[in-house]
A computed fold for a 1454-nucleotide RNA from an uncultured bacterium, annotated as small-subunit ribosomal RNA. Rfam family: Bacterial small subunit ribosomal RNA. The RNAcentral record of the sequence draws on ENA.
RNA sequence: AGAGUUUGAUCCUGGCUCAGAACGAACGCUGGCGGCAUGCCUAACACAUGCAAGUCGAACGAAGCCUUCGGGCUUAGUGGCGCACGGGUGCGUAACGCGUGGGAAUCUGCCUCUUGCUUCGGAAUAACAGUUAGAAAUGACUGCUAAUACCGGAUGAUGUCUUCGGACCAAAGAUUUAUCGGCAAGAGAUGAGCCCGCGUAGGAUUAGGUAGUUGGUGGGGUAAAGGCCUACCAAGCCGACGAUCCUUAGCUGGUCUGAGAGGAUGAUCAGCCACACUGGGACUGAGACACGGCCCAGACUCCUACGGGAGGCAGCAGUGGGGAAUAUUGGACAAUGGGGGAAACCCUGAUCCAGCAAUGCCGCGUGAGUGAUGAAGGCCUUAGGGUUGUAAAGCUCUUUUACCAGGGAUGAUAAUGACAGUACCUGGAGAAUAAGCUCCGGCUAACUCCGUGCCAGCAGCCGCGGUAAUACAGAGGUGGCGAGCGUUACUCGGAUUUAUUGGGUGUAAAGGGCAAGUAGGCGUCUUAACAAGUUAGAAGUGAGAUCCUGCAGCUCAACUGCAGAACUGCUUUUAAAACUGUUGAGAUUGAGUUUGGGAGAGGAAAGCGGAAUUCUCGGUGUUAGAGUGAAAUCUGUAGAUAUCGAGAGGAACACCAGUGGCGAAGGCGGCUUUCUGGCCCAGUACUGACGCUGAAUUGCGAAAGCUAGGGGAGCAAACAGGAUUAGAUACCCUGGUAGUCCUAGCCGUAAACUAUGAGCACUAGGUGUUGGGGGUUUACCUCCAGCGCCGUAAGUUAACACGUUAAGUGCUCCACCUGGGGACUACGACCGCAAGGUUAAAACUCAAAGGAAUUGACGGGGGCCCGCACAAGCGGUGGAACAUGUGGUUCAAUUCGACGCUACGCGAAGAACCUCACCAGGGCUUGACAUGUAGGAAGUAGGAACCUGAAAGGGGGACAACCUGUCAAGUCAGGAGCCUGCACCGGUGUUGCAUGGCUGUCGUCAGCUCGUGUCGUGAGAUGUUGGGUUAAGUCCCGCAACGAGCGCAACCAUUAUCUUUAGUUGCUAAUUUCAAAGCCGCAAGGCCUAGAGAUGCACUCUAAAGAGACUGCUCGGGAUAACCGAGAGGAAGGUGGAGAUGACGUCAAGUCAGUACGGCCUUUAUGCCCUGGGCUACACACGUGUUACAAUGCCGACUACAAAGUGUUGCCAACCCGCGAGGGGGAGCUAAUCACAAAAAAGUCGGCUCAGUUCAGAUUGGAGUCUGCAACUCGACUCCAUGAAGUCGGAAUCGCUAGUAAUGGCGGAUCAGCUACGCCGCCGUGAAUACGUUCCCGGGCCUUGUACACACCGCCCGUCAAGCGAUGGGAGCUAGUGGUACCUGAAGUCUCCAAGUAAUUGGGGCCUAGGGUAAAACUGGUGACUGGCGCUAAGUCGUAACAAGGUAACCGUA
Repeated sequence: AGAGUUUGAUCCUGGCUCAGAACGAACGCUGGCGGCAUGCCUAACACAUGCAAGUCGAACGAAGCCUUCGGGCUUAGUGGCGCACGGGUGCGUAACGCGUGGGAAUCUGCCUCUUGCUUCGGAAUAACAGUUAGAAAUGACUGCUAAUACCGGAUGAUGUCUUCGGACCAAAGAUUUAUCGGCAAGAGAUGAGCCCGCGUAGGAUUAGGUAGUUGGUGGGGUAAAGGCCUACCAAGCCGACGAUCCUUAGCUGGUCUGAGAGGAUGAUCAGCCACACUGGGACUGAGACACGGCCCAGACUCCUACGGGAGGCAGCAGUGGGGAAUAUUGGACAAUGGGGGAAACCCUGAUCCAGCAAUGCCGCGUGAGUGAUGAAGGCCUUAGGGUUGUAAAGCUCUUUUACCAGGGAUGAUAAUGACAGUACCUGGAGAAUAAGCUCCGGCUAACUCCGUGCCAGCAGCCGCGGUAAUACAGAGGUGGCGAGCGUUACUCGGAUUUAUUGGGUGUAAAGGGCAAGUAGGCGUCUUAACAAGUUAGAAGUGAGAUCCUGCAGCUCAACUGCAGAACUGCUUUUAAAACUGUUGAGAUUGAGUUUGGGAGAGGAAAGCGGAAUUCUCGGUGUUAGAGUGAAAUCUGUAGAUAUCGAGAGGAACACCAGUGGCGAAGGCGGCUUUCUGGCCCAGUACUGACGCUGAAUUGCGAAAGCUAGGGGAGCAAACAGGAUUAGAUACCCUGGUAGUCCUAGCCGUAAACUAUGAGCACUAGGUGUUGGGGGUUUACCUCCAGCGCCGUAAGUUAACACGUUAAGUGCUCCACCUGGGGACUACGACCGCAAGGUUAAAACUCAAAGGAAUUGACGGGGGCCCGCACAAGCGGUGGAACAUGUGGUUCAAUUCGACGCUACGCGAAGAACCUCACCAGGGCUUGACAUGUAGGAAGUAGGAACCUGAAAGGGGGACAACCUGUCAAGUCAGGAGCCUGCACCGGUGUUGCAUGGCUGUCGUCAGCUCGUGUCGUGAGAUGUUGGGUUAAGUCCCGCAACGAGCGCAACCAUUAUCUUUAGUUGCUAAUUUCAAAGCCGCAAGGCCUAGAGAUGCACUCUAAAGAGACUGCUCGGGAUAACCGAGAGGAAGGUGGAGAUGACGUCAAGUCAGUACGGCCUUUAUGCCCUGGGCUACACACGUGUUACAAUGCCGACUACAAAGUGUUGCCAACCCGCGAGGGGGAGCUAAUCACAAAAAAGUCGGCUCAGUUCAGAUUGGAGUCUGCAACUCGACUCCAUGAAGUCGGAAUCGCUAGUAAUGGCGGAUCAGCUACGCCGCCGUGAAUACGUUCCCGGGCCUUGUACACACCGCCCGUCAAGCGAUGGGAGCUAGUGGUACCUGAAGUCUCCAAGUAAUUGGGGCCUAGGGUAAAACUGGUGACUGGCGCUAAGUCGUAACAAGGUAACCGUA
């Protein structure tokens, strides 16, 4: 000294919480010793028992006992002193009770000092004796007696009173030579009583209180002043500077905390007060209205013979009770002190000690050194090790404490010691007798494993726990403190979070709606006086203890002693005179008066005016009008709307009109007149601080609303109808009443806002405007007073913003705030006709609520741009049949996964068995498979026939081994193999929300970031925004930015053109050889040419290297840029086409069933083997496809032109058979060589002629082929026959911009075969359209609003329903409190009367505790029912607010 917590992040405001200290504490776990302290905070509840106040024989008589006869001892009684101290408690008390400082009208036993006196008598009485009442307590009567008990006389002043003459008041002796007493006075000391100033809680939801009340006079009373009491007189006295009332409370020195100022508190110690079962009262006395005295009343307890009595622990112990909780029925008077006494001495639960309690503070110990194999064990582990840990053991030492033994104090001045054989000292034995508690997610020092699985639990705040929890529980380890440690309660601190020191109020809580003005607060200049405030000095006081400093004593410390300082205060006094104040005298600048001008929707009243709406009447005129997003209700043929003329009536005043004017605010707008308030400018004279602010108070105060009376055109809550809608008590429409208007009176509130109180002064400017003035004058400059804007002048602010009209800098005064909700509420009070207003809580509940700004996301906000997004086109899907996938259903099982786009011809590039994970059944258990280890058996491993069985499996056992080494020829040892065990193996079991890897999607969209710098308190911003441009954050320009990275582009492969190189299996133009068929010819032969060979590599092609395209060139546009448009050349032109390539990230997207992998689960089963079945089911629904519905077609015949692939378990030619699937056959080919292989559409010719057809081919029957152990469930293909739906497809919806769509065929993977119409490729034929960006969808950039940030699939409001909680009202019921009125009234003081010589007795009066009655008031508790409020994962209904929240929101009112 700070920290945590509101947010995605930030700054601020603001609350909550924590770390500290403390305690008369309690609880949990634990516990060795000593010293010093402390110990009923609750029931001022009730108390058994014992003790806590006695003493004096030197005051007195008496009785008893003893006697050395001198006397002594004991004591009940009389008498004296004490019992008013000491000790306890905190009920009451908000007060002269306490604290502090003063004061005058007082008393004071014992004590000290001083003066004087101490004389003469008298009458009783207790004890005692006797009689007697009573249960007892306690008495009654008779008789005797003493005194320092009582009474009288004398003396009486220095005493008291006094009318100044005088009057009045004392005494006590004891004992024997010395004292102790006694009396009257004076003084002191001590103690006590009384009065005063100041200080000493909360509440105004307590505002008026008071009749002995305030004062006076007379009287009484007291020790003493005084309404203290009484009679009379007066009507005062207290109070917003808080009276009265209510609630709470003993006050203080101090204690705790705090840097301090403060805050909280008032145990122990000390001072004061109050109280003593509750209430009242007096007596005695120096002192009491008396804790262990008396009387009375009351409650309670006890005794009783029922007649009557006794008692008071808030003394010390102790008991019960209450409570979370607080000790022994101890010892001693040895010390200190107190009472009595001449003294010895006695008494003393005061006190000193001991006991109990870790209750606190302080001190000490539980060992020290050495000791690495870093032991064992525990825990963790990446299995190597790490850690516990020099810790232990072991070795060497020591003996504080505790224990044993011996000695032994101080406290005691001569004696006397409870404590106590204690403290302390010496000796002895032996590591011996002695460690726990709590925490370990952050705050906050300290981490891992296991268990648990939003459970159990934790938690001071934030928050942990839903299968890998450093947050629960246990363990190991660590941290902290240590005879203690944690928790709880309470206090201060942190909290500047009540702010004097030391806060705020535009938007966070907070400026009163506005003004006038009372009290109060504050106030210009000069001068004089005073000295209240102020300042300085001195004196007194501020008890002691405590705190602080120094020194000292217990071994240290705690503790204690001594000294000092301090006690910040109060009082008295002296001085000063600047400032404040008071008084006097002046001044003029603040304020005001005065003269002349001026502007104005300032206010009130009266009158006047035109335009417009509506209505009425009349004319013209005929069918619609009105209204809306669209309609309808409505008006109109009884004549509307429209139009013309006339009239009526009410309300409001277009243009001018303006961040223009006026007003304190609310507010004020046609014109004229009257009355009236304020303001501004210029100037003269005057007054002389007359000023500012402003609780209380008073007035004004929009709209709505209320009362009464008018008025009522338009508009229009309520209401009605029509629409809209799921609903529509709304938004829209048609109507329409209060009301809106006037007069009079209420109401008193608004987002009454500039969310900004009033006044004064100071602190850069620029610009506009209104009113007035001045200046060289019409352009401008300048002064004053307003109204606005801008502003990094400065300054302020959390920021936004404010900025001479301050939210800046100062001064004065007022109002207001202190977390959110509950609550602009309840109750009470005041106001109001009512509605309601003003004032204004608490319980309970949450950890936030909030302000400003930032980045995103979102908007039924805006701007710009792009995309087969729309539009323009072409072809489809959705209708049919079939195929395929999915849902659903079914089933023993129909294995599992994928679910908007981004699941659904997807995983699956191929489910008859296998696959296979599913089902039924049959089997196996170290296992179908791997490794290690221990043991074992040998005709051992292996294993045929045969039996059983669906198979697997189980029997069976002919036959029958291997490798290495050794010695030596079959033994031994080992391996392999087998058997039995143990580890394990296995798992398509679970978790894709524990993971890796891979993938989808936004999206091939143009974005995503960084470094340095700069700006900002900061989150962040800038760069990346802006102007252009691009397919592009592509490029150019500009710019507090300058650069860079990942993306874009390019680099890569392919395709299109050319060149070069190469030339087999490719190619064949040219040359050449042969030459089928055909033609000519009688023939030889010739011609022609398919084809074959050779030469050749020109061409095609193949496959390698290059070239080529770059806005390079021209023109135009553009900013002389980037770039765009057009053109030339070119095979290709503006990224040429098409691929691969996918930024930062998003979706806890998908996948544990491809593989990998953590955790969990399983182990005669969730593993493994096998047979059969299933994944192929089928009222249905959806997706994706195929084939069609036909003539741009179908059928038949004939006939052209590809590319890319594949092939030895293979492709399979020719040829033969079969209608065909196919069969036979066997050449060639490990492939530019052979084969698959026929390309099809197209083309040519012919048929069909618009029909369910020569379209379409589903379905079904029959017969076959092929693959395969096996085609029943459940294969494909072929042939014959059959010939269904379907005639272009509703709402809706998909793809595509050029070699594209559409259309045609070919190939391949998987594969025994196949469900392929799927998927991946190849080539052939080959279009149409795009005006354009308003709209739908998706995306990018900028901007705006936001109460969103798991981010609009967001947030969030209210009713209802359920549970819980506290609270208001409530017919009442009940308990209490203090007053008032009346009745009654004990004891007792005072007083009166009577009796008596008197003591005394009896009676009356006043006051009065208590009791009773009555009416109200107030405060609690409870109460059927009832009102709202708060809280509570997943209830109902809607969707009010946040975006223009889909009708902008909000305030007041009905």